Predicted 3D model of a 90-nucleotide RNA (c-di-GMP-I riboswitch aptamer) from Desulforamulus ruminis. Its mean pLDDT, the model's own confidence on a scale to 100, is 79. The RNAcentral record of the sequence draws on Rfam and Ribocentre.

RNA sequence: UAAUCCAAAAGGCAAACCAUCCGAAAGGUUGGGACGCAAAGCCAUGGAUCUAAGGCAGGUUUUAUAUGCUAAGAUUGCCAGGUUGCGGAG
Repeated sequence: UAAUCCAAAAGGCAAACCAUCCGAAAGGUUGGGACGCAAAGCCAUGGAUCUAAGGCAGGUUUUAUAUGCUAAGAUUGCCAGGUUGCGGAG
RNA backbone atom coordinates (compact mmCIF):
# COMPACT_ATOMS: atom_id res chain seq x y z
P U A 1 -0.67 3.89 3.53
O5' U A 1 -0.86 2.90 2.30
C5' U A 1 -0.72 3.40 0.98
C4' U A 1 -0.69 2.24 0.00
C3' U A 1 -1.94 1.36 0.00
O3' U A 1 -2.96 1.93 -0.78
C1' U A 1 0.00 0.00 0.00
P A A 2 -4.45 1.25 -0.74
O5' A A 2 -4.46 0.33 -2.04
C5' A A 2 -4.39 0.93 -3.34
C4' A A 2 -4.54 -0.14 -4.40
C3' A A 2 -5.72 -1.08 -4.21
O3' A A 2 -6.93 -0.51 -4.67
C1' A A 2 -3.80 -2.34 -4.70
P A A 3 -8.34 -1.00 -4.04
O5' A A 3 -8.59 -2.45 -4.62
C5' A A 3 -8.79 -2.66 -6.01
C4' A A 3 -8.70 -4.13 -6.35
C3' A A 3 -9.69 -5.03 -5.64
O3' A A 3 -10.96 -5.03 -6.25
C1' A A 3 -7.54 -5.98 -5.52
P U A 4 -12.30 -4.84 -5.36
O5' U A 4 -12.26 -6.04 -4.32
C5' U A 4 -12.34 -7.39 -4.74
C4' U A 4 -11.87 -8.32 -3.64
C3' U A 4 -12.65 -8.23 -2.34
O3' U A 4 -13.87 -8.96 -2.39
C1' U A 4 -10.35 -8.20 -1.86
P C A 5 -15.13 -8.47 -1.53
O5' C A 5 -14.75 -8.90 -0.04
C5' C A 5 -14.57 -10.26 0.30
C4' C A 5 -13.99 -10.39 1.68
C3' C A 5 -14.80 -9.74 2.80
O3' C A 5 -15.88 -10.54 3.22
C1' C A 5 -12.53 -9.19 3.06
P C A 6 -17.19 -9.89 3.84
O5' C A 6 -16.71 -9.42 5.28
C5' C A 6 -16.32 -10.38 6.26
C4' C A 6 -15.84 -9.69 7.52
C3' C A 6 -16.82 -8.69 8.10
O3' C A 6 -17.80 -9.34 8.89
C1' C A 6 -14.66 -7.74 8.05
P A A 7 -19.25 -8.71 9.06
O5' A A 7 -19.02 -7.63 10.21
C5' A A 7 -18.60 -8.04 11.50
C4' A A 7 -18.25 -6.84 12.35
C3' A A 7 -19.33 -5.76 12.40
O3' A A 7 -20.27 -6.05 13.41
C1' A A 7 -17.25 -4.77 11.93
P A A 8 -21.81 -5.73 13.19
O5' A A 8 -21.86 -4.22 13.67
C5' A A 8 -21.37 -3.85 14.96
C4' A A 8 -21.06 -2.38 15.00
C3' A A 8 -22.29 -1.48 14.93
O3' A A 8 -22.10 -0.31 15.72
C1' A A 8 -20.87 -1.07 13.08
P A A 9 -22.89 -0.14 17.07
O5' A A 9 -21.81 0.34 18.12
C5' A A 9 -21.19 -0.57 18.97
C4' A A 9 -19.91 0.02 19.55
C3' A A 9 -19.66 1.50 19.27
O3' A A 9 -20.37 2.32 20.17
C1' A A 9 -17.68 0.27 18.84
P A A 10 -20.85 3.78 19.67
O5' A A 10 -19.49 4.57 19.39
C5' A A 10 -18.71 5.07 20.48
C4' A A 10 -17.60 5.95 19.95
C3' A A 10 -18.05 7.08 19.03
O3' A A 10 -18.51 8.20 19.75
C1' A A 10 -16.21 5.96 18.07
P G A 11 -19.93 8.85 19.34
O5' G A 11 -19.71 9.38 17.85
C5' G A 11 -18.90 10.53 17.62
C4' G A 11 -18.53 10.65 16.15
C3' G A 11 -19.69 10.71 15.17
O3' G A 11 -20.31 11.97 15.11
C1' G A 11 -18.11 9.18 14.37
P G A 12 -21.91 12.02 14.75
O5' G A 12 -21.98 11.49 13.25
C5' G A 12 -21.39 12.25 12.19
C4' G A 12 -21.57 11.56 10.85
C3' G A 12 -23.00 11.37 10.38
O3' G A 12 -23.57 12.57 9.91
C1' G A 12 -21.77 9.41 9.96
P C A 13 -25.15 12.82 10.15
O5' C A 13 -25.87 11.95 9.02
C5' C A 13 -25.56 12.17 7.64
C4' C A 13 -26.09 11.03 6.81
C3' C A 13 -27.59 10.79 6.91
O3' C A 13 -28.31 11.69 6.11
C1' C A 13 -26.44 8.73 7.05
P A A 14 -29.73 12.27 6.62
O5' A A 14 -30.65 10.98 6.67
C5' A A 14 -30.89 10.20 5.49
C4' A A 14 -31.67 8.95 5.84
C3' A A 14 -33.05 9.25 6.40
O3' A A 14 -34.04 8.41 5.83
C1' A A 14 -31.79 7.96 7.96
P A A 15 -35.46 8.97 5.48
O5' A A 15 -36.26 7.63 5.08
C5' A A 15 -35.88 6.90 3.93
C4' A A 15 -36.57 5.56 3.93
C3' A A 15 -38.06 5.61 4.26
O3' A A 15 -38.83 5.92 3.13
C1' A A 15 -37.01 3.93 5.56
P A A 16 -40.10 6.88 3.31
O5' A A 16 -41.12 6.03 4.21
C5' A A 16 -41.70 4.83 3.70
C4' A A 16 -42.39 4.08 4.82
C3' A A 16 -43.51 4.83 5.52
O3' A A 16 -44.72 4.79 4.80
C1' A A 16 -42.12 3.79 7.13
P C A 17 -45.58 6.10 4.60
O5' C A 17 -45.91 6.56 6.09
C5' C A 17 -46.76 5.78 6.92
C4' C A 17 -46.69 6.28 8.36
C3' C A 17 -46.98 7.76 8.53
O3' C A 17 -48.37 8.03 8.55
C1' C A 17 -45.03 7.23 9.73
P C A 18 -48.93 9.41 7.97
O5' C A 18 -48.53 10.46 9.10
C5' C A 18 -49.11 10.39 10.39
C4' C A 18 -48.54 11.46 11.30
C3' C A 18 -48.53 12.87 10.73
O3' C A 18 -49.80 13.49 10.81
C1' C A 18 -46.44 12.42 11.73
P A A 19 -50.23 14.53 9.66
O5' A A 19 -49.39 15.84 10.01
C5' A A 19 -49.66 16.55 11.21
C4' A A 19 -48.59 17.59 11.47
C3' A A 19 -48.37 18.61 10.36
O3' A A 19 -49.33 19.64 10.37
C1' A A 19 -46.29 17.80 11.10
P U A 20 -49.77 20.30 8.96
O5' U A 20 -48.46 21.06 8.46
C5' U A 20 -47.97 22.18 9.19
C4' U A 20 -46.64 22.65 8.60
C3' U A 20 -46.68 22.99 7.12
O3' U A 20 -47.20 24.29 6.90
C1' U A 20 -44.80 21.64 7.57
P C A 21 -48.29 24.50 5.71
O5' C A 21 -47.41 24.86 4.45
C5' C A 21 -46.63 26.04 4.43
C4' C A 21 -45.38 25.85 3.60
C3' C A 21 -45.62 25.55 2.12
O3' C A 21 -45.91 26.71 1.38
C1' C A 21 -43.99 24.08 2.97
P C A 22 -46.85 26.55 0.05
O5' C A 22 -45.88 25.88 -1.02
C5' C A 22 -44.74 26.58 -1.51
C4' C A 22 -43.94 25.72 -2.46
C3' C A 22 -44.72 25.08 -3.60
O3' C A 22 -45.01 25.99 -4.64
C1' C A 22 -43.26 23.48 -2.65
P G A 23 -46.41 25.83 -5.43
O5' G A 23 -46.27 24.44 -6.21
C5' G A 23 -45.34 24.31 -7.28
C4' G A 23 -45.30 22.88 -7.77
C3' G A 23 -46.64 22.27 -8.15
O3' G A 23 -47.07 22.72 -9.43
C1' G A 23 -45.41 20.72 -6.87
P A A 24 -48.64 23.09 -9.62
O5' A A 24 -49.42 21.71 -9.42
C5' A A 24 -50.84 21.68 -9.31
C4' A A 24 -51.38 20.40 -9.88
C3' A A 24 -50.74 19.12 -9.32
O3' A A 24 -51.42 18.69 -8.17
C1' A A 24 -50.74 19.05 -11.69
P A A 25 -50.59 18.15 -6.89
O5' A A 25 -50.08 16.70 -7.34
C5' A A 25 -51.01 15.62 -7.47
C4' A A 25 -50.42 14.53 -8.36
C3' A A 25 -49.21 13.80 -7.80
O3' A A 25 -49.61 12.71 -7.00
C1' A A 25 -48.77 14.49 -10.02
P A A 26 -48.64 12.18 -5.79
O5' A A 26 -47.37 11.56 -6.54
C5' A A 26 -47.42 10.26 -7.11
C4' A A 26 -46.20 10.01 -7.97
C3' A A 26 -44.87 10.07 -7.23
O3' A A 26 -44.54 8.86 -6.59
C1' A A 26 -44.74 11.40 -9.16
P G A 27 -44.10 8.84 -5.04
O5' G A 27 -43.00 9.99 -4.88
C5' G A 27 -41.68 9.81 -5.38
C4' G A 27 -41.07 11.16 -5.70
C3' G A 27 -40.47 11.94 -4.54
O3' G A 27 -39.18 11.46 -4.17
C1' G A 27 -41.80 13.39 -5.81
P G A 28 -38.67 11.61 -2.63
O5' G A 28 -38.38 13.17 -2.49
C5' G A 28 -37.26 13.75 -3.17
C4' G A 28 -37.37 15.25 -3.18
C3' G A 28 -37.16 15.94 -1.84
O3' G A 28 -35.78 16.07 -1.51
C1' G A 28 -39.07 16.85 -2.88
P U A 29 -35.34 16.15 0.04
O5' U A 29 -35.83 17.59 0.52
C5' U A 29 -35.24 18.76 -0.02
C4' U A 29 -35.77 20.00 0.67
C3' U A 29 -35.62 19.99 2.18
O3' U A 29 -34.31 20.35 2.57
C1' U A 29 -37.79 20.75 1.59
P U A 30 -33.63 19.57 3.82
O5' U A 30 -34.38 20.17 5.09
C5' U A 30 -34.26 21.56 5.40
C4' U A 30 -35.28 21.95 6.45
C3' U A 30 -35.32 21.06 7.68
O3' U A 30 -34.29 21.34 8.60
C1' U A 30 -37.52 21.46 6.92
P G A 31 -33.66 20.08 9.47
O5' G A 31 -34.81 19.79 10.54
C5' G A 31 -35.09 20.74 11.56
C4' G A 31 -36.33 20.36 12.33
C3' G A 31 -36.34 18.97 12.96
O3' G A 31 -35.56 18.89 14.13
C1' G A 31 -38.41 19.36 11.93
P G A 32 -34.85 17.44 14.51
O5' G A 32 -36.08 16.51 14.90
C5' G A 32 -36.78 16.71 16.11
C4' G A 32 -38.08 15.93 16.14
C3' G A 32 -37.94 14.42 16.26
O3' G A 32 -37.64 13.99 17.57
C1' G A 32 -39.59 14.94 14.65
P G A 33 -36.64 12.68 17.78
O5' G A 33 -37.35 11.51 16.97
C5' G A 33 -38.62 10.99 17.37
C4' G A 33 -39.09 9.95 16.37
C3' G A 33 -38.12 8.79 16.23
O3' G A 33 -38.41 7.82 17.22
C1' G A 33 -38.74 9.60 14.07
P A A 34 -37.28 6.74 17.65
O5' A A 34 -37.32 5.72 16.43
C5' A A 34 -36.47 4.64 16.37
C4' A A 34 -36.57 4.01 14.98
C3' A A 34 -35.41 3.07 14.71
O3' A A 34 -35.86 2.05 13.85
C1' A A 34 -35.39 4.86 13.16
P C A 35 -36.42 0.62 14.41
O5' C A 35 -36.22 -0.36 13.16
C5' C A 35 -37.34 -0.88 12.49
C4' C A 35 -37.10 -0.98 10.99
C3' C A 35 -35.75 -1.50 10.52
O3' C A 35 -35.62 -2.90 10.72
C1' C A 35 -36.44 0.27 9.15
P G A 36 -34.13 -3.58 10.80
O5' G A 36 -33.69 -3.71 9.28
C5' G A 36 -32.33 -3.54 8.90
C4' G A 36 -32.24 -2.57 7.74
C3' G A 36 -30.83 -2.24 7.30
O3' G A 36 -30.35 -3.21 6.38
C1' G A 36 -32.03 -0.24 7.63
P C A 37 -28.77 -3.59 6.38
O5' C A 37 -28.07 -2.28 5.78
C5' C A 37 -28.29 -1.90 4.44
C4' C A 37 -27.57 -0.61 4.14
C3' C A 37 -26.05 -0.65 4.33
O3' C A 37 -25.41 -1.22 3.20
C1' C A 37 -26.95 1.34 5.28
P A A 38 -24.30 -2.41 3.37
O5' A A 38 -22.94 -1.71 2.94
C5' A A 38 -22.38 -0.69 3.73
C4' A A 38 -21.18 -0.10 3.05
C3' A A 38 -20.03 -1.10 2.82
O3' A A 38 -19.18 -0.56 1.81
C1' A A 38 -19.41 0.47 4.47
P A A 39 -19.20 -1.04 0.33
O5' A A 39 -18.76 0.37 -0.29
C5' A A 39 -19.68 1.19 -0.96
C4' A A 39 -20.41 2.08 0.01
C3' A A 39 -21.60 2.78 -0.60
O3' A A 39 -22.61 2.93 0.40
C1' A A 39 -20.15 4.38 0.28
P A A 40 -24.09 2.45 0.04
O5' A A 40 -25.00 3.59 0.67
C5' A A 40 -25.02 4.91 0.11
C4' A A 40 -25.88 5.83 0.94
C3' A A 40 -25.52 5.87 2.42
O3' A A 40 -25.81 7.17 2.94
C1' A A 40 -27.66 4.89 2.14
P G A 41 -24.67 8.15 3.38
O5' G A 41 -23.71 8.25 2.10
C5' G A 41 -24.03 9.11 1.05
C4' G A 41 -22.96 10.18 0.91
C3' G A 41 -23.07 10.97 -0.39
O3' G A 41 -24.00 12.03 -0.26
C1' G A 41 -20.84 10.25 -0.09
P C A 42 -25.10 12.21 -1.45
O5' C A 42 -24.23 12.75 -2.68
C5' C A 42 -23.51 13.97 -2.57
C4' C A 42 -22.56 14.14 -3.74
C3' C A 42 -23.20 13.94 -5.10
O3' C A 42 -23.92 15.08 -5.54
C1' C A 42 -21.18 12.75 -5.01
P C A 43 -25.21 14.86 -6.51
O5' C A 43 -24.60 14.40 -7.90
C5' C A 43 -23.76 15.27 -8.65
C4' C A 43 -23.33 14.60 -9.94
C3' C A 43 -24.47 14.06 -10.79
O3' C A 43 -25.06 15.09 -11.56
C1' C A 43 -22.72 12.47 -10.67
P A A 44 -26.65 15.13 -11.73
O5' A A 44 -26.97 13.89 -12.67
C5' A A 44 -28.00 14.01 -13.64
C4' A A 44 -28.01 12.77 -14.50
C3' A A 44 -29.09 12.79 -15.56
O3' A A 44 -28.70 11.97 -16.66
C1' A A 44 -29.57 11.11 -13.96
P U A 45 -27.84 12.65 -17.86
O5' U A 45 -26.67 11.60 -18.08
C5' U A 45 -25.87 11.68 -19.26
C4' U A 45 -25.22 10.34 -19.54
C3' U A 45 -26.18 9.17 -19.61
O3' U A 45 -26.79 9.05 -20.88
C1' U A 45 -24.33 8.60 -18.24
P G A 46 -28.25 8.41 -21.00
O5' G A 46 -28.01 6.84 -20.87
C5' G A 46 -27.35 6.13 -21.92
C4' G A 46 -27.29 4.65 -21.59
C3' G A 46 -28.61 4.02 -21.17
O3' G A 46 -29.44 3.69 -22.27
C1' G A 46 -26.95 3.38 -19.65
P G A 47 -31.05 3.80 -22.12
O5' G A 47 -31.43 2.60 -21.15
C5' G A 47 -31.32 1.26 -21.60
C4' G A 47 -31.41 0.28 -20.44
C3' G A 47 -32.74 0.24 -19.70
O3' G A 47 -33.74 -0.48 -20.39
C1' G A 47 -30.97 0.23 -18.15
P A A 48 -35.28 -0.04 -20.27
O5' A A 48 -35.63 -0.29 -18.72
C5' A A 48 -35.69 -1.60 -18.19
C4' A A 48 -35.91 -1.56 -16.69
C3' A A 48 -37.16 -0.82 -16.24
O3' A A 48 -38.32 -1.64 -16.33
C1' A A 48 -35.34 -0.09 -14.95
P U A 49 -39.75 -0.98 -16.73
O5' U A 49 -40.17 -0.21 -15.40
C5' U A 49 -40.40 -0.93 -14.19
C4' U A 49 -40.44 0.01 -13.01
C3' U A 49 -41.47 1.13 -13.09
O3' U A 49 -42.77 0.68 -12.75
C1' U A 49 -39.41 2.04 -12.41
P C A 50 -44.07 1.39 -13.40
O5' C A 50 -44.15 2.77 -12.61
C5' C A 50 -44.38 2.78 -11.20
C4' C A 50 -44.30 4.19 -10.66
C3' C A 50 -45.19 5.20 -11.37
O3' C A 50 -46.54 5.12 -10.96
C1' C A 50 -43.05 6.12 -11.06
P U A 51 -47.70 5.43 -12.02
O5' U A 51 -47.64 7.02 -12.15
C5' U A 51 -47.88 7.85 -11.02
C4' U A 51 -47.51 9.27 -11.33
C3' U A 51 -48.24 9.89 -12.53
O3' U A 51 -49.53 10.32 -12.18
C1' U A 51 -45.93 10.42 -12.62
P A A 52 -50.74 10.13 -13.25
O5' A A 52 -50.38 11.18 -14.39
C5' A A 52 -50.34 12.58 -14.09
C4' A A 52 -49.88 13.36 -15.30
C3' A A 52 -50.85 13.31 -16.48
O3' A A 52 -51.14 14.63 -16.95
C1' A A 52 -48.63 12.82 -17.16
P A A 53 -52.52 15.32 -16.53
O5' A A 53 -52.23 16.88 -16.73
C5' A A 53 -52.62 17.82 -15.73
C4' A A 53 -51.69 19.03 -15.77
C3' A A 53 -51.45 19.62 -17.14
O3' A A 53 -52.47 20.54 -17.51
C1' A A 53 -49.38 19.29 -16.08
P G A 54 -53.11 20.46 -19.02
O5' G A 54 -51.86 20.77 -19.97
C5' G A 54 -51.27 22.07 -20.01
C4' G A 54 -49.99 22.04 -20.82
C3' G A 54 -50.13 21.46 -22.23
O3' G A 54 -50.58 22.44 -23.16
C1' G A 54 -48.32 20.43 -21.16
P G A 55 -51.55 21.98 -24.39
O5' G A 55 -50.63 21.01 -25.25
C5' G A 55 -49.52 21.52 -25.99
C4' G A 55 -48.75 20.40 -26.65
C3' G A 55 -49.58 19.51 -27.58
O3' G A 55 -49.72 20.09 -28.86
C1' G A 55 -48.30 18.16 -26.13
P C A 56 -51.10 19.85 -29.66
O5' C A 56 -51.03 18.32 -30.11
C5' C A 56 -50.03 17.90 -31.04
C4' C A 56 -50.01 16.39 -31.13
C3' C A 56 -51.33 15.71 -31.47
O3' C A 56 -51.65 15.78 -32.85
C1' C A 56 -50.33 14.57 -29.69
P A A 57 -53.22 15.83 -33.27
O5' A A 57 -53.76 14.37 -32.94
C5' A A 57 -53.31 13.25 -33.71
C4' A A 57 -53.77 11.95 -33.09
C3' A A 57 -55.27 11.72 -33.03
O3' A A 57 -55.79 11.27 -34.26
C1' A A 57 -54.29 11.15 -30.96
P G A 58 -57.28 11.76 -34.71
O5' G A 58 -58.24 11.26 -33.54
C5' G A 58 -58.52 9.87 -33.36
C4' G A 58 -59.33 9.65 -32.11
C3' G A 58 -60.65 10.41 -32.06
O3' G A 58 -61.69 9.71 -32.74
C1' G A 58 -59.49 10.72 -30.02
P G A 59 -62.26 10.32 -34.16
O5' G A 59 -63.77 9.85 -34.18
C5' G A 59 -64.12 8.49 -34.47
C4' G A 59 -65.38 8.11 -33.72
C3' G A 59 -66.51 9.11 -33.88
O3' G A 59 -67.31 8.78 -35.00
C1' G A 59 -66.17 8.61 -31.59
P U A 60 -67.52 9.88 -36.17
O5' U A 60 -68.46 10.99 -35.52
C5' U A 60 -69.73 10.64 -34.98
C4' U A 60 -70.26 11.76 -34.13
C3' U A 60 -70.32 13.11 -34.82
O3' U A 60 -71.51 13.24 -35.57
C1' U A 60 -69.32 13.36 -32.69
P U A 61 -71.40 13.65 -37.12
O5' U A 61 -71.13 15.23 -37.12
C5' U A 61 -70.88 15.90 -38.35
C4' U A 61 -70.86 17.40 -38.10
C3' U A 61 -69.96 17.86 -36.98
O3' U A 61 -68.61 17.99 -37.41
C1' U A 61 -72.08 18.90 -36.76
P U A 62 -67.45 17.77 -36.37
O5' U A 62 -67.51 19.07 -35.44
C5' U A 62 -67.20 20.35 -35.97
C4' U A 62 -67.51 21.42 -34.95
C3' U A 62 -66.80 21.28 -33.62
O3' U A 62 -65.48 21.78 -33.67
C1' U A 62 -69.09 21.75 -33.25
P U A 63 -64.38 21.11 -32.74
O5' U A 63 -64.74 21.64 -31.28
C5' U A 63 -64.60 23.02 -30.97
C4' U A 63 -65.22 23.31 -29.61
C3' U A 63 -64.68 22.49 -28.46
O3' U A 63 -63.45 23.00 -27.96
C1' U A 63 -67.04 22.54 -28.36
P A A 64 -62.36 21.96 -27.42
O5' A A 64 -63.03 21.35 -26.11
C5' A A 64 -63.19 22.15 -24.94
C4' A A 64 -64.10 21.46 -23.95
C3' A A 64 -63.62 20.11 -23.43
O3' A A 64 -62.69 20.24 -22.39
C1' A A 64 -65.86 19.93 -24.10
P U A 65 -61.61 19.05 -22.15
O5' U A 65 -62.48 17.82 -21.62
C5' U A 65 -63.12 17.90 -20.35
C4' U A 65 -64.01 16.70 -20.13
C3' U A 65 -63.32 15.34 -20.17
O3' U A 65 -62.66 15.04 -18.96
C1' U A 65 -65.32 15.26 -21.43
P A A 66 -61.37 14.08 -19.00
O5' A A 66 -61.97 12.65 -19.33
C5' A A 66 -62.85 12.00 -18.39
C4' A A 66 -63.42 10.73 -18.98
C3' A A 66 -62.40 9.66 -19.31
O3' A A 66 -62.00 8.93 -18.17
C1' A A 66 -63.94 9.86 -21.08
P U A 67 -60.40 8.65 -17.95
O5' U A 67 -59.96 7.82 -19.24
C5' U A 67 -60.50 6.54 -19.52
C4' U A 67 -60.14 6.11 -20.92
C3' U A 67 -58.66 6.12 -21.24
O3' U A 67 -58.00 4.96 -20.75
C1' U A 67 -59.84 7.17 -22.99
P G A 68 -56.46 5.07 -20.30
O5' G A 68 -55.67 5.06 -21.68
C5' G A 68 -55.74 3.92 -22.55
C4' G A 68 -55.06 4.22 -23.87
C3' G A 68 -53.63 4.72 -23.76
O3' G A 68 -52.71 3.65 -23.59
C1' G A 68 -54.82 6.10 -25.24
P C A 69 -51.35 3.90 -22.75
O5' C A 69 -50.44 4.78 -23.74
C5' C A 69 -49.98 4.23 -24.96
C4' C A 69 -49.32 5.31 -25.82
C3' C A 69 -48.18 6.06 -25.16
O3' C A 69 -46.96 5.33 -25.22
C1' C A 69 -49.63 7.60 -26.19
P U A 70 -45.87 5.51 -24.00
O5' U A 70 -45.36 7.02 -24.15
C5' U A 70 -44.57 7.41 -25.28
C4' U A 70 -44.43 8.92 -25.33
C3' U A 70 -43.74 9.54 -24.12
O3' U A 70 -42.33 9.45 -24.22
C1' U A 70 -45.69 10.77 -24.65
P A A 71 -41.42 9.22 -22.88
O5' A A 71 -41.23 10.70 -22.31
C5' A A 71 -40.63 11.70 -23.10
C4' A A 71 -40.03 12.80 -22.25
C3' A A 71 -38.84 12.36 -21.38
O3' A A 71 -37.96 13.49 -21.21
C1' A A 71 -40.47 13.29 -20.03
P A A 72 -36.62 13.54 -22.02
O5' A A 72 -36.07 14.95 -21.51
C5' A A 72 -36.48 16.16 -22.12
C4' A A 72 -36.66 17.26 -21.12
C3' A A 72 -37.38 16.88 -19.82
O3' A A 72 -37.06 17.87 -18.81
C1' A A 72 -38.81 18.16 -21.17
P G A 73 -36.53 17.45 -17.39
O5' G A 73 -37.84 17.24 -16.51
C5' G A 73 -38.58 18.37 -16.02
C4' G A 73 -39.50 17.93 -14.91
C3' G A 73 -38.81 17.16 -13.79
O3' G A 73 -38.27 18.06 -12.83
C1' G A 73 -40.74 15.99 -14.48
P A A 74 -37.07 17.56 -11.89
O5' A A 74 -37.75 16.45 -10.99
C5' A A 74 -37.01 15.35 -10.54
C4' A A 74 -37.93 14.33 -9.92
C3' A A 74 -37.20 13.15 -9.32
O3' A A 74 -36.81 13.44 -7.99
C1' A A 74 -38.90 12.37 -10.76
P U A 75 -35.28 13.10 -7.55
O5' U A 75 -35.31 11.54 -7.23
C5' U A 75 -36.21 11.03 -6.26
C4' U A 75 -36.25 9.52 -6.34
C3' U A 75 -34.89 8.84 -6.32
O3' U A 75 -34.41 8.71 -5.00
C1' U A 75 -36.27 7.89 -8.00
P U A 76 -32.92 9.23 -4.61
O5' U A 76 -31.91 8.34 -5.46
C5' U A 76 -31.97 6.94 -5.40
C4' U A 76 -30.58 6.33 -5.55
C3' U A 76 -29.50 6.92 -4.66
O3' U A 76 -28.74 5.87 -4.09
C1' U A 76 -28.76 6.87 -6.88
P G A 77 -28.49 5.77 -2.54
O5' G A 77 -29.73 4.92 -2.02
C5' G A 77 -29.92 3.57 -2.43
C4' G A 77 -31.26 3.06 -1.96
C3' G A 77 -32.45 3.89 -2.45
O3' G A 77 -33.54 3.02 -2.71
C1' G A 77 -32.49 3.74 -0.11
P C A 78 -34.08 2.90 -4.23
O5' C A 78 -33.32 1.62 -4.80
C5' C A 78 -33.75 0.30 -4.45
C4' C A 78 -33.63 -0.61 -5.67
C3' C A 78 -32.23 -0.70 -6.27
O3' C A 78 -31.39 -1.58 -5.56
C1' C A 78 -33.80 -0.34 -7.98
P C A 79 -29.75 -1.34 -5.57
O5' C A 79 -29.31 -1.80 -7.02
C5' C A 79 -29.43 -3.17 -7.42
C4' C A 79 -29.08 -3.33 -8.88
C3' C A 79 -27.70 -2.84 -9.30
O3' C A 79 -26.67 -3.75 -8.96
C1' C A 79 -29.30 -2.12 -10.87
P A A 80 -25.15 -3.19 -8.73
O5' A A 80 -24.71 -2.64 -10.17
C5' A A 80 -24.28 -3.54 -11.17
C4' A A 80 -24.16 -2.86 -12.52
C3' A A 80 -22.98 -1.90 -12.68
O3' A A 80 -21.76 -2.57 -12.89
C1' A A 80 -24.92 -0.93 -13.61
P G A 81 -20.38 -1.96 -12.29
O5' G A 81 -20.18 -0.62 -13.12
C5' G A 81 -19.89 -0.67 -14.52
C4' G A 81 -19.91 0.72 -15.13
C3' G A 81 -18.97 1.73 -14.47
O3' G A 81 -17.63 1.58 -14.90
C1' G A 81 -21.08 2.71 -14.75
P G A 82 -16.41 1.91 -13.87
O5' G A 82 -16.44 3.50 -13.77
C5' G A 82 -16.18 4.30 -14.93
C4' G A 82 -16.40 5.77 -14.62
C3' G A 82 -15.63 6.30 -13.43
O3' G A 82 -14.28 6.61 -13.75
C1' G A 82 -17.87 7.02 -13.29
P U A 83 -13.11 6.27 -12.69
O5' U A 83 -13.32 7.37 -11.57
C5' U A 83 -13.18 8.76 -11.87
C4' U A 83 -13.70 9.61 -10.72
C3' U A 83 -13.12 9.29 -9.35
O3' U A 83 -11.82 9.84 -9.16
C1' U A 83 -15.45 9.51 -9.17
P U A 84 -10.79 9.05 -8.19
O5' U A 84 -11.24 9.54 -6.74
C5' U A 84 -11.04 10.89 -6.35
C4' U A 84 -11.80 11.20 -5.07
C3' U A 84 -11.42 10.39 -3.85
O3' U A 84 -10.21 10.80 -3.23
C1' U A 84 -13.76 10.56 -3.99
P G A 85 -9.34 9.70 -2.44
O5' G A 85 -10.24 9.38 -1.17
C5' G A 85 -10.42 10.36 -0.15
C4' G A 85 -11.46 9.91 0.84
C3' G A 85 -11.10 8.69 1.68
O3' G A 85 -10.22 9.02 2.74
C1' G A 85 -13.31 8.49 0.91
P C A 86 -9.48 7.82 3.55
O5' C A 86 -10.46 7.60 4.78
C5' C A 86 -10.66 8.64 5.73
C4' C A 86 -11.39 8.11 6.94
C3' C A 86 -10.82 6.83 7.54
O3' C A 86 -9.70 7.06 8.36
C1' C A 86 -13.16 6.63 7.36
P G A 87 -8.57 5.89 8.47
O5' G A 87 -9.25 4.81 9.43
C5' G A 87 -9.45 5.11 10.80
C4' G A 87 -9.95 3.88 11.55
C3' G A 87 -9.16 2.61 11.30
O3' G A 87 -7.98 2.53 12.06
C1' G A 87 -11.47 2.16 11.12
P G A 88 -6.67 1.73 11.41
O5' G A 88 -7.10 0.20 11.43
C5' G A 88 -7.26 -0.47 12.68
C4' G A 88 -7.82 -1.86 12.48
C3' G A 88 -7.02 -2.77 11.55
O3' G A 88 -5.88 -3.34 12.19
C1' G A 88 -9.31 -2.93 11.02
P A A 89 -4.58 -3.75 11.24
O5' A A 89 -5.09 -5.02 10.42
C5' A A 89 -5.33 -6.25 11.06
C4' A A 89 -5.95 -7.25 10.11
C3' A A 89 -5.10 -7.65 8.91
O3' A A 89 -4.14 -8.65 9.24
C1' A A 89 -7.31 -7.19 8.20
P G A 90 -2.67 -8.64 8.53
O5' G A 90 -2.98 -8.72 6.97
C5' G A 90 -3.45 -9.94 6.37
C4' G A 90 -3.84 -9.69 4.92
C3' G A 90 -2.70 -9.19 4.04
O3' G A 90 -1.90 -10.25 3.56
C1' G A 90 -4.62 -7.85 3.71